Predicted 3D model of a 350-nucleotide part of an RNA (small-subunit ribosomal RNA, central domain) from an uncultured bacterium. Model confidence (mean pLDDT): 86 of 100.
Context: one part of a larger RNA
């Protein structure tokens, strides 16, 4: 390579949009490109294979045929795939009517709190631990009432609940703006799956300007603790954490489970539709269709588990694995201001 895998032993790209390219529904028509099938031609000799000769056998030689899975030309066959036509709605797309939502993006506003600052009341504490102590405090702390100022984040609601491709998304109003679902069958008529490359988004940190800056808090001091403590626990504290713009592109970026479509018992919750019973409603029941959970047959699995939200049973595409360590590296390329990132071996060794 071929084969055989990829949840948890090596392995699903973080996540999407989407090129090229592989894959593609139903009916009928035509074509004969793959495919099948006959026919010439040509596939050198020598060999391999069969039949026969010749050296006393054999190896060896020599003479005949066979083959020679290919090639071109040519006739024929059409079931399948390819082409051309032409039609159908089941796939997939539009319209319409409704619907749930912490989807996203912009502006405003809101009350708890925490900190500070201004003034009362008031006096000797306080604050912190295992237990201190550094620390604050008669230049009036803490506690408590009022009034202010600014920033951060939004308690109950709140849930196995909602949304979103994923990262993520939670106060409340206003605009602005995506994608769902359900229903109706009006219109298109195969338009669809998937995606090497390309592009876009992509938590945290973390970097560049320039602002903010209450809380928290690397680093850093100090205070404990201890054998020592460059910790853990305390009393501080600077980047940082928020915004606006640019970068960085990495996560135990997970469900460690690629996307798509069909099929393969059930039981019970739960979010959103629609139907249809009874009922004056409410609401309850029963049918559905989408989403999410929990159990559990077949089957799979090494075994755990997994089970219509498959790790079952199949098909198409894509990514990726191939002992362990050197190696989430070297070098070289690419990208980055920069930290880095990304592609990525090898001697060596067991």
């Nucleotide at each position: 390579u071929u084969g055989g895998g990829c949840g948890u032993a090596a392995a699903g790209c973080g996540c999407g949009u989407g090129u090229a390219g592989g894959c593609g529904g139903c009916c009928a028509a035509u074509u004969a490109a793959g495919u099948c099938u006959g026919a010439u031609g040509u596939g050198a000799a020598a060999g391999c294979c069969c039949g026969g000769g010749g050296c006393u056998u054999a190896a060896c030689c020599c003479c005949g045929g066979a083959a020679g899975u290919g090639c071109a030309u040519u006739g024929g066959a059409u079931a399948c795939u390819g082409g051309u036509u032409g039609g159908c709605u089941a796939g997939a797309g539009u319209a319409c009517u409704g619907u749930a939502g912490g989807g996203g993006g912009a502006a405003g506003u809101g009350g708890a709190a925490u900190u500070c600052c201004u003034g009362g009341u008031g006096u000797a504490a306080g604050g912190g631990u295992g237990a201190a102590a550094u620390c604050c405090g008669u230049a009036g702390a803490u506690a408590u009432c009022a009034g202010g100022a600014g920033g951060a984040a939004c308690a109950u609601c709140g849930g196995a609940g909602g949304c979103g491709a994923a990262g993520g998304c939670g106060a409340c109003u206003u605009c602005c703006u995506g994608g769902g679902c359900a229903g109706u069958a009006a219109c298109u008529g195969a338009c669809g799956c998937u995606g090497a490359g390309a592009c876009g988004c992509g938590a945290a940190a973390g970097c560049g300007u320039g602002g903010g800056g209450a809380g928290c808090a690397a680093a850093c001091a100090g205070g404990a603790u201890u054998a020592g403590a460059u910790a853990c626990c305390c009393u501080g504290g600077u980047a940082g954490u928020c915004c606006a713009c640019g970068c960085c592109c990495u996560a135990a970026a997970c469900g460690a489970u690629g996307g798509a479509u069909a099929c393969u018992a059930g039981u019970c919750g739960u979010c959103g539709g629609a139907a249809u019973u009874c009922c004056u409603a409410a609401u309850a029941g029963u049918u559905u269709c989408g989403g999410u959970g929990a159990c559990g047959c077949a089957g799979c699995u090494a075994a755990c588990g997994c089970a219509u939200u498959a790790a079952g049973u199949a098909u198409c595409c894509c990514g990726c694995c191939u002992g362990g360590g050197g190696a989430u590296u070297a070098c070289g390329g690419u990208c980055g201001c920069a930290a880095g990132a990304u592609u990525a071996a090898a001697a060596c060794u067991c």